[in-house]
Molecule: transfer RNA
Organism: Rubrivivax sp.
RNA sequence: GUGGCCGUAGCUCAAUGGCAGAGCCGUGGGCUGUGAACCCGCUGGUGCCGGUUCGACUCCGGCCGGUCACC
Numbered sequence: 001g002u003g004g005c006c007g008u009a010g011c012u013c014a015a016u017g018g019c020a021g022a023g024c025c026g027u028g029g030g031c032u033g034u035g036a037a038c039c040c041g042c043u044g045g046u047g048c049c050g051g052u053u054c055g056a057c058u059c060c061g062g063c064c065g066g067u068c069a070c071c
Stems, first nucleotide, its partner, number of pairs: 001070007010024004018054001026042005047063005
C1' cells in the first nucleotide's frame, strides 16, 4: 500500500430499521455478632462526521483506531 473482519457501560458480550440489554466490576441497602456468600436497588454506553428514512447500534459514504491475510 491492497483486501477482509471488528469498534455498544470500567471489562466480556447481546440487540428484525421502532423504549439500547445481560453478566462481572463499582456503589447504596437488606441479611449476619463481624465478614464472605446470598437477596433487592442504583450508576454508567452505540469511535467521529455526513447521507438515506417518519424513525438508524442496525443501511450507504468518508475519516480514525484495532486485528488478520497478501505485498